[in-house]
C1' cells in the first nucleotide's frame, strides 16, 4: 500500500435474506438457610464502532470513517 473479516449490556456472544434487540457469567431484589454458598424465581442494565444517504421504517442495504485481527506485497 492492496484484499478479507470483525465491532451488538459489565464480560463472553447469538440472532434477525428491513418491522417485537436476546442468551450465558457477572450485579441487584425475593424466596430457601442459624449464617452463607449452592438452588429457585424476579429486575436493572444497550446511541447494535462513528457520520450520512436510501425507505413509511435500519443493528440489518448502501457510501465515507475509526479500532481490531489476518493475508499479499
Nucleotide at each position: 500500500g492492496g484484499c478479507c473479516a470483525a465491532a451488538u449490556g459489565g464480560c463472553g456472544c447469538a440472532a434477525u435474506u428491513g418491522g417485537g434487540a436476546g442468551c450465558g457469567c457477572a450485579u441487584u431484589c425475593g424466596a430457601c438457610u442459624g449464617a452463607a454458598g449452592a438452588u429457585c424465581g424476579a429486575a436493572a442494565g444497550g446511541u447494535c464502532c462513528c457520520u450520512g444517504g436510501u425507505u413509511c421504517g435500519a443493528u440489518c442495504c448502501c457510501a465515507g470513517g475509526u479500532u481490531u485481527g489476518g493475508c499479499c506485497a
Molecule: transfer RNA
Organism: Chlorella variabilis